[in-house]
Context: one part of a larger RNA
RNA sequence: CGUGAGAAGUUUGAGUGGAUCUGACUCUAGUACGAGAGGACCGUGUUGGACAGACCUCUGGUGUAUCAGUUGUGCCGCCAGGUGCACCGCUGAGUAGCUACGUCUGGCAAGGAUAAGCACUGAAAGCAUAUAAGUGCGAAACCCACCACAAGAUGAGACUUCUUUUAAGGGUCGUGGGAGAUCACCACGUUGAUAGGCUACAGGUGUAAAGGCAGCGAUGUCAUAGCCGAGUAGUACUAAUUACCCAUAGA
Repeated sequence: CGUGAGAAGUUUGAGUGGAUCUGACUCUAGUACGAGAGGACCGUGUUGGACAGACCUCUGGUGUAUCAGUUGUGCCGCCAGGUGCACCGCUGAGUAGCUACGUCUGGCAAGGAUAAGCACUGAAAGCAUAUAAGUGCGAAACCCACCACAAGAUGAGACUUCUUUUAAGGGUCGUGGGAGAUCACCACGUUGAUAGGCUACAGGUGUAAAGGCAGCGAUGUCAUAGCCGAGUAGUACUAAUUACCCAUAGA
RNA backbone atom coordinates (compact mmCIF):
# COMPACT_ATOMS: atom_id res chain seq x y z
C1' C A 1 0.00 0.00 0.00
C1' G A 2 -3.71 -3.56 -1.18
C1' U A 3 -7.78 -6.75 0.55
C1' G A 4 -15.66 -2.72 -0.31
C1' A A 5 -15.35 2.09 6.61
C1' G A 6 -13.29 1.23 11.51
C1' A A 7 -12.69 -1.84 16.16
C1' A A 8 -12.66 -6.51 19.16
C1' G A 9 -12.74 -11.72 18.83
C1' U A 10 -13.23 -16.69 16.34
C1' U A 11 -11.88 -19.44 12.05
C1' U A 12 -11.59 -22.40 6.73
C1' G A 13 -7.17 -24.35 4.47
C1' A A 14 -4.97 -23.33 -1.33
C1' G A 15 -0.09 -24.06 -0.12
C1' U A 16 4.60 -24.86 2.71
C1' G A 17 7.64 -27.24 6.18
C1' G A 18 8.61 -31.15 9.87
C1' A A 19 8.37 -36.23 11.30
C1' U A 20 8.91 -41.18 8.84
C1' C A 21 14.63 -45.07 12.16
C1' U A 22 15.76 -49.70 14.44
C1' G A 23 17.55 -53.97 17.95
C1' A A 24 16.64 -57.81 21.57
C1' C A 25 13.38 -60.94 24.16
C1' U A 26 8.37 -63.61 25.53
C1' C A 27 4.11 -66.25 23.72
C1' U A 28 2.19 -68.77 19.46
C1' A A 29 5.86 -73.36 19.56
C1' G A 30 10.21 -76.86 20.31
C1' U A 31 4.48 -76.34 16.74
C1' A A 32 4.56 -76.53 10.84
C1' C A 33 8.78 -78.59 8.22
C1' G A 34 12.74 -82.27 8.72
C1' A A 35 15.49 -89.25 9.07
C1' G A 36 18.01 -86.33 12.41
C1' A A 37 20.68 -82.07 13.41
C1' G A 38 18.03 -78.15 13.47
C1' G A 39 13.87 -75.01 13.27
C1' A A 40 10.01 -71.08 11.14
C1' C A 41 6.18 -67.77 8.19
C1' C A 42 1.75 -65.27 9.96
C1' G A 43 0.16 -63.12 14.55
C1' U A 44 0.78 -61.21 19.98
C1' G A 45 3.07 -58.79 23.97
C1' U A 46 7.40 -56.72 26.71
C1' U A 47 11.75 -53.87 26.90
C1' G A 48 15.87 -51.12 24.77
C1' G A 49 19.26 -47.85 21.37
C1' A A 50 19.80 -43.53 18.54
C1' C A 51 16.98 -39.22 17.09
C1' A A 52 13.26 -35.28 17.93
C1' G A 53 9.92 -32.14 20.92
C1' A A 54 8.31 -30.25 25.62
C1' C A 55 9.21 -29.48 30.78
C1' C A 56 11.85 -28.69 35.84
C1' U A 57 7.99 -32.75 40.17
C1' C A 58 12.29 -36.02 41.11
C1' U A 59 18.08 -36.74 40.43
C1' G A 60 22.25 -33.67 39.17
C1' G A 61 24.82 -28.92 37.14
C1' U A 62 25.06 -23.66 37.45
C1' G A 63 23.41 -20.11 40.57
C1' U A 64 29.64 -13.17 40.61
C1' A A 65 23.54 -8.50 44.90
C1' U A 66 21.99 -15.81 49.37
C1' C A 67 23.96 -17.96 54.14
C1' A A 68 28.07 -19.87 56.79
C1' G A 69 33.46 -21.06 57.79
C1' U A 70 38.32 -19.21 57.10
C1' U A 71 43.74 -16.94 55.46
C1' G A 72 46.69 -12.37 54.56
C1' U A 73 46.41 -7.20 54.72
C1' G A 74 44.25 -2.00 55.06
C1' C A 75 40.49 0.79 57.55
C1' C A 76 36.25 1.91 61.09
C1' G A 77 40.67 5.25 67.74
C1' C A 78 41.37 0.24 70.71
C1' C A 79 38.65 -4.73 72.51
C1' A A 80 34.53 -6.92 70.53
C1' G A 81 31.95 -6.50 66.04
C1' G A 82 32.26 -5.18 61.01
C1' U A 83 33.92 -3.61 56.12
C1' G A 84 37.45 -2.92 51.50
C1' C A 85 41.06 -5.75 48.50
C1' A A 86 43.28 -10.40 47.31
C1' C A 87 40.13 -15.10 40.56
C1' C A 88 33.28 -14.33 43.66
C1' G A 89 40.36 -14.21 48.01
C1' C A 90 39.66 -19.44 49.23
C1' U A 91 36.24 -23.26 51.09
C1' G A 92 31.22 -25.74 52.31
C1' A A 93 26.16 -25.46 50.99
C1' G A 94 22.29 -23.27 47.91
C1' U A 95 16.10 -20.47 46.37
C1' A A 96 14.21 -18.74 41.59
C1' G A 97 15.65 -18.94 36.66
C1' C A 98 18.40 -21.47 32.91
C1' U A 99 19.60 -26.47 32.16
C1' A A 100 20.93 -32.54 31.20
C1' C A 101 23.29 -36.47 33.13
C1' G A 102 16.78 -35.81 34.86
C1' U A 103 11.24 -36.45 33.64
C1' C A 104 7.32 -36.94 30.03
C1' U A 105 5.90 -37.59 25.00
C1' G A 106 6.59 -39.10 19.62
C1' G A 107 7.55 -42.60 15.08
C1' C A 108 1.98 -46.48 15.36
C1' A A 109 -2.43 -48.02 13.07
C1' A A 110 -6.00 -47.27 9.03
C1' G A 111 -7.11 -45.73 3.86
C1' G A 112 -6.11 -44.62 -1.74
C1' A A 113 -3.41 -45.52 -6.18
C1' U A 114 0.85 -48.30 -7.57
C1' A A 115 6.47 -50.80 -8.54
C1' A A 116 8.97 -55.42 -9.12
C1' G A 117 6.28 -59.68 -8.61
C1' C A 118 1.92 -63.03 -8.20
C1' A A 119 -2.87 -63.95 -10.27
C1' C A 120 -8.41 -64.01 -12.49
C1' U A 121 -11.34 -63.98 -16.80
C1' G A 122 -9.81 -64.06 -21.96
C1' A A 123 -9.37 -63.80 -27.51
C1' A A 124 -6.24 -62.77 -31.77
C1' A A 125 -4.62 -68.44 -32.82
C1' G A 126 -11.92 -73.74 -31.65
C1' C A 127 -6.13 -75.27 -27.80
C1' A A 128 -2.93 -72.56 -24.69
C1' U A 129 -1.85 -67.78 -22.80
C1' A A 130 -1.87 -62.73 -16.25
C1' U A 131 -3.15 -58.86 -21.79
C1' A A 132 -4.72 -57.52 -26.64
C1' A A 133 -10.43 -55.30 -24.26
C1' G A 134 -11.48 -56.14 -18.92
C1' U A 135 -10.37 -57.49 -13.32
C1' G A 136 -7.57 -58.38 -8.58
C1' C A 137 -3.56 -58.74 -4.85
C1' G A 138 0.98 -56.44 -3.88
C1' A A 139 6.39 -52.05 -0.69
C1' A A 140 9.83 -48.03 4.54
C1' A A 141 8.99 -45.18 -2.06
C1' C A 142 3.88 -41.74 -3.98
C1' C A 143 -1.13 -39.42 -2.13
C1' C A 144 -3.52 -39.18 2.50
C1' A A 145 -3.26 -39.90 7.60
C1' C A 146 0.19 -37.28 12.31
C1' C A 147 2.55 -32.25 13.98
C1' A A 148 3.44 -26.92 12.97
C1' C A 149 2.77 -22.51 9.97
C1' A A 150 -0.57 -20.54 6.69
C1' A A 151 -5.86 -15.52 3.06
C1' G A 152 -0.14 -10.67 -0.29
C1' A A 153 -4.28 -17.82 -1.55
C1' U A 154 -3.97 -9.82 -5.40
C1' G A 155 -8.36 -16.13 -6.55
C1' A A 156 -6.54 -11.10 -0.93
C1' G A 157 -11.92 -16.25 1.71
C1' A A 158 -15.70 -17.30 6.12
C1' C A 159 -18.33 -16.25 11.04
C1' U A 160 -19.88 -13.33 15.60
C1' U A 161 -20.30 -8.70 18.25
C1' C A 162 -19.84 -3.35 18.53
C1' U A 163 -19.54 1.96 16.30
C1' U A 164 -21.09 5.29 12.48
C1' U A 165 -22.09 12.26 12.98
C1' U A 166 -19.69 11.41 16.86
C1' A A 167 -17.88 8.14 18.10
C1' A A 168 -16.11 3.08 18.91
C1' G A 169 -10.83 2.76 18.90
C1' G A 170 -5.45 3.43 18.81
C1' G A 171 -0.93 5.86 20.28
C1' U A 172 2.47 9.17 23.13
C1' C A 173 3.55 8.83 28.59
C1' G A 174 4.06 5.85 33.17
C1' U A 175 4.46 0.78 36.38
C1' G A 176 6.18 -3.89 34.67
C1' G A 177 6.73 -8.98 32.35
C1' G A 178 7.41 -16.35 32.28
C1' A A 179 7.95 -10.94 26.00
C1' G A 180 12.36 -8.85 24.32
C1' A A 181 18.88 -6.42 20.73
C1' U A 182 15.54 -2.08 19.03
C1' C A 183 10.72 -2.43 17.57
C1' A A 184 7.10 -5.74 18.50
C1' C A 185 4.05 -8.84 22.00
C1' C A 186 1.48 -9.33 26.88
C1' A A 187 -0.40 -7.30 31.87
C1' C A 188 -1.64 -2.85 34.45
C1' G A 189 -2.35 2.71 35.19
C1' U A 190 -6.43 4.70 41.56
C1' U A 191 -13.42 2.14 39.10
C1' G A 192 -5.81 -0.15 40.53
C1' A A 193 -2.48 -5.69 43.04
C1' U A 194 1.53 -3.54 37.40
C1' A A 195 6.33 -3.11 40.04
C1' G A 196 8.69 -1.76 44.66
C1' G A 197 7.93 -1.77 50.03
C1' C A 198 5.65 -4.32 54.16
C1' U A 199 3.31 -8.85 56.42
C1' A A 200 2.71 -14.14 56.41
C1' C A 201 4.33 -18.64 54.33
C1' A A 202 7.55 -21.74 51.38
C1' G A 203 12.66 -22.33 50.58
C1' G A 204 18.29 -21.55 51.64
C1' U A 205 22.07 -21.28 55.29
C1' G A 206 22.91 -23.52 59.98
C1' U A 207 22.15 -21.65 65.70
C1' A A 208 23.67 -14.09 64.73
C1' A A 209 24.95 -9.86 67.91
C1' A A 210 24.68 -8.38 73.04
C1' G A 211 24.28 -10.66 77.69
C1' G A 212 24.09 -14.70 81.52
C1' C A 213 26.31 -19.37 83.04
C1' A A 214 30.59 -23.21 82.90
C1' G A 215 35.88 -23.28 81.96
C1' C A 216 42.73 -20.44 83.54
C1' G A 217 41.74 -20.54 78.29
C1' A A 218 40.62 -22.07 73.27
C1' U A 219 35.56 -23.05 73.64
C1' G A 220 30.73 -24.79 75.07
C1' U A 221 25.74 -23.60 76.47
C1' C A 222 20.99 -20.75 77.49
C1' A A 223 18.93 -20.79 71.70
C1' U A 224 15.27 -24.40 65.21
C1' A A 225 18.63 -18.77 66.23
C1' G A 226 20.04 -14.61 63.08
C1' C A 227 20.28 -13.33 58.10
C1' C A 228 18.35 -14.04 53.23
C1' G A 229 18.19 -12.38 45.24
C1' A A 230 14.63 -13.89 41.92
C1' G A 231 9.14 -18.04 44.81
C1' U A 232 3.46 -18.15 46.69
C1' A A 233 -0.45 -15.29 48.93
C1' G A 234 -2.20 -10.87 51.09
C1' U A 235 -1.87 -5.57 51.86
C1' A A 236 -2.63 0.85 48.37
C1' C A 237 2.50 2.53 52.23
C1' U A 238 5.47 4.42 47.39
C1' A A 239 5.23 5.00 41.99
C1' A A 240 1.67 4.17 37.79
C1' U A 241 -0.29 12.23 37.85
C1' U A 242 -2.04 15.63 34.64
C1' A A 243 -2.19 16.11 29.69
C1' C A 244 -1.49 15.64 24.50
C1' C A 245 -1.71 13.35 19.64
C1' C A 246 -3.70 10.05 15.69
C1' A A 247 -7.91 8.11 13.29
C1' U A 248 -12.99 8.82 12.06
C1' A A 249 -15.99 5.39 5.34
C1' G A 250 -19.65 7.90 2.87
C1' A A 251 -22.77 12.29 2.00